[in-house]
């Protein structure tokens, strides 16, 4: 410079192909009860609007288009 992947709660992901009604799952965080206590088990609760802007539609995490950032090949230089 060209190409391809990725980007969703505090961390790991899934959903995206084939738009649909309040965006989930593990782990952790916080409150409860059980426990003599630690550990652990069960119950609840908090907490993200999907990297970013656009745009398309009745309606977008999903489709389009630009960007921004890690990651990896090529090239270019050495």
């Nucleotide at each position: 410079c060209g190409g391809g992947c990725u980007g969703u709660g505090g961390c790991g992901c899934a959903g995206c192909u084939u738009g649909g009604u309040u965006a989930g799952c593990g782990c952790g965080u916080c409150g409860g009860u059980c426990u003599g206590g630690g550990g652990g088990a069960c119950c609840g609760a908090a907490g993200g609007u999907c990297g970013g802007a656009g745009g398309u539609u009745c309606g977008a995490a999903u489709c389009c288009u630009c960007u921004c950032a890690g990651c990896c090949c090529g090239a270019c230089c050495a």
About this RNA:
The RNA shown here (transfer RNA) has 78 nucleotides and comes from an Acidimicrobiaceae bacterium. It was read from a public genome assembly. Its Rfam family is "tRNA". Rfam classes the family as a transfer RNA.